[in-house]
């Protein structure tokens, strides 16, 4: 500098014990879990550029709801639908971290304390059941093309 297409595969963990209650894996007490990419004063490779691993709460992304729009269904014609498709960033639900230590440098290492987790249903759900034998950030492999 050019190419920057295409196919396939893969791609989420966790309710255990106890109290009260007719009834809760939902409330209360103690425990349990943490997608993907980036970052890296930590660890491994005897050392080392390089390599591998290393954050749920630092930066960004994804799924869900809501929203906009189209189709469909129901209707008492007001509206309703977790029925289906598309859009999708400016915003919403919507996310959550501090203290001490070390150090040139840490929201990441070490030690302590804390806070967070879509939606429908149901005795109030991060963990059960449902949408979901779905979707997807992305990871890997093959083929093609260019140098």
């Nucleotide at each position: 500098u050019a190419u920057c297409g295409u196919u396939c595969u893969c791609a989420g963990g966790g309710c255990g014990g106890g109290a009260a209650g007719c009834g809760a894996u939902u409330c209360c007490c103690c425990g349990c879990c943490g997608g993907c990419g980036g970052u890296a004063u930590c660890g491994g490779g005897a050392a080392g550029a390089u390599c591998c691993g290393g954050a749920a709460c630092c930066c960004g992304c994804g799924a869900g709801c809501g929203c906009u729009u189209c189709c469909g269904g129901c209707a008492g014609c007001a509206g309703c639908c977790g029925g289906g498709g598309a859009g999708g960033u400016u915003a919403g639900c919507a996310g959550a971290u501090u203290c001490g230590a070390u150090a040139a440098a840490a929201u990441g290492c070490c030690g302590g304390a804390g806070a967070c987790g879509a939606u429908g249903a149901u005795a109030u759900a991060g963990u059960c059941c449902g949408g979901a034998u779905g979707g997807a950030a992305g990871a890997g492999a093959g083929c093609a093309c260019g140098c």